[in-house]
């Protein structure tokens, strides 16, 4: 250069065109002499970026940007 898979919470990583989710981290708490563990609660998101289809986009289509695979 060509063709491909990934980008979504701090971190692993899920999500059918109809409210963005777990799990581990965080914060308050319970519980313990204390820590750890367990138990209850909570917080945190421009779904890489831009356009485009659509009533409705994390999702479909284009660019383009990182990374990584594979052909040459």
């Nucleotide at each position: 250069g060509g063709g491909g898979u990934g980008u979504u919470a701090g971190c692993u990583c899920a999500g059918c065109g109809g409210u963005a989710g777990a799990g581990c981290a965080g914060u308050c708490g319970c519980c313990u002499c204390u820590u750890a563990a367990g138990c209850g609660a909570u917080u945190g998101g421009u779904c890489g970026a831009a356009g485009g289809u659509u009533c409705g986009a994390a999702u479909c289509c284009u660019u383009c940007a990182c990374a990584c695979c594979u052909c040459a």